Molecule: SAM riboswitch aptamer (S box leader)
Organism: uncultured Ruminococcus sp.
RNA sequence: CUUAUCAAGAGCGACUGAGGGACAGGCCCUGUGAAGUCCGGCAACCUGCGAUCUGUAAGGUGCCAAAUCCUGCGGUAUGACCGAGAGAUGAG
Numbered sequence: 001c002u003u004a005u006c007a008a009g010a011g012c013g014a015c016u017g018a019g020g021g022a023c024a025g026g027c028c029c030u031g032u033g034a035a036g037u038c039c040g041g042c043a044a045c046c047u048g049c050g051a052u053c054u055g056u057a058a059g060g061u062g063c064c065a066a067a068u069c070c071u072g073c074g075g076u077a078u079g080a081c082c083g084a085g086a087g088a089u090g091a092g
Stems, first nucleotide, its partner, number of pairs: 001092006011039001013038003019029003023072004040064003045060003048056002050053001068086001073083004
């Protein structure tokens, strides 16, 4: 850069100990334990396997508060919808 997906799903565990939700503005989560590591789990993008399917879950990723938490730009329109952008992840 191209392309697909982003309203589902996933911890009453161990260690540790103050931050976290991309950015900005909000709004939230958090010593009833954030982030991180381990274990556990979810899912099925790629590979594998079985044999074409609404399969399986061994390997490579990914993910496990809230719609990608909401908004950000434009349109319809009246707080809802559509599209774009930005972002995330996979494959190339």